A computed fold for an 84-nucleotide RNA, annotated as c-di-GMP-I riboswitch aptamer. It was read from a public genome assembly, where an Rfam model found it. Its Rfam family is "c-di-GMP-I riboswitch aptamer". Rfam links the family to the GO term cyclic-di-GMP binding. Model confidence (mean pLDDT): 82 of 100.
RNA sequence: GUUUGAAAAAGGCAAAGCGCAGCGAAAGCGCGUGACGCAAAGCCUCCGGUCUUCAUCUAUUGAUAUGAUAGCGGGGCUACCGAA
Numbered sequence: 001g002u003u004u005g006a007a008a009a010a011g012g013c014a015a016a017g018c019g020c021a022g023c024g025a026a027a028g029c030g031c032g033u034g035a036c037g038c039a040a041a042g043c044c045u046c047c048g049g050u051c052u053u054c055a056u057c058u059a060u061u062g063a064u065a066u067g068a069u070a071g072c073g074g075g076g077c078u079a080c081c082g083a084a
Base pairs, nucleotide, nucleotide: 002084003083004082005081012038013037017033018032019031020030022029023028036071042077043076044075046074047073048072049069050068051067055064056063057062
């Protein structure tokens, strides 16, 4: 450097639920608790998907992200330990 995650060690992250306090139109986000899981569940919306609809368009009911999701998938960048 490449491939890889069987065993091991040091550790890391933290779903649902619950609590707290705010932001947001909403989806959703933050902190604490918690422990479903994760070998990139570290970072980035570039592509597709999904969620939401303040606003815009439509013309009264629909449509559309510029919003959200990186723990939906792909892609990009970076990284600990071990093995080959």